[in-house]
């Protein structure tokens, strides 16, 4: 430098292909159970989806530019 693929929750990931109210396991929080803890039951918090813009009625999805990780070619 050029090409591909990744970045969504505190981790681990689905959901982009086909736009339509953002999700699923673990943690970790409350409560039950238990003498206590662990497991197990329930319940609820918890993210303006990596940043800006640009299309659209409507963007996590499409387009463009950044940044940040990996890979390959040079």
């Nucleotide at each position: 430098g050029c090409g591909c693929c990744c970045g969504u929750a505190g981790c681990u990931c689905a959901g982009u292909c086909c736009g339509g109210u953002a999700g699923a396991g673990c943690a970790g929080c409350u409560g039950g159970c238990u003498u206590u803890u662990a497991a197990c039951c329930a319940g609820a918090u918890g993210g303006u989806c990596g940043g800006a813009g640009g299309u659209u009625c409507g963007a996590a999805u499409c387009c463009u530019c950044c940044c940040g990780g990996g890979c390959g070619c040079a």

The prediction has a mean pLDDT of 82. This is a predicted structure of a 74-nucleotide RNA (transfer RNA) from a Candidatus Parcubacteria bacterium. It matches the Rfam family "tRNA". By type it is a transfer RNA.